Predicted 3D model of a 100-nucleotide RNA (SAM riboswitch aptamer (S box leader)). It was read from a public genome assembly, where an Rfam model found it. Rfam family: SAM riboswitch aptamer (S box leader). Gene Ontology term of the family: regulation of gene expression. The coordinates come from a structure-prediction model, not an experiment, and the mean pLDDT is 83.
């Protein structure tokens, strides 16, 4: 890389650097951006991995940020299938574990 598996409606700066787009592909919407977006460095959140206690064992709950990981808008909405619609179920994407 590609396989398994877990979650993805909450959280997270009036900093610094630089300066034109961007919001995963594709499409159709909507939307963020010189009152400066995206990045990238501090800073921060706390999703799994860690560490505690508790129950007929996997689930809650708490500490911590050490390994990654996050910090507009449900994964921004749709699109495939069912449904009038709401919603449910899948493609696909992230992410963390795991195995080769």
């Nucleotide at each position: 890389a590609a396989c398994u598996u877990a979650u993805c409606c909450a959280g997270a700066g009036a900093g610094g650097c630089a300066g034109a787009g961007g919001g995963a592909c594709c499409u159709g919407g909507c939307c963020c951006u010189a009152c400066g977006a995206c990045g990238c460095c501090c800073a921060g959140c706390a999703a799994c991995c860690g560490g505690u206690a508790u129950g007929u064992a996997c689930a809650u709950a708490c500490c911590a940020a050490g390994g990654u990981g996050c910090u507009a808008a449900u994964u921004c909405c749709a699109g495939c299938g069912g449904g009038a619609a709401a919603c449910c179920g899948g493609u696909a994407g992230a992410u963390g574990a795991g195995a080769c």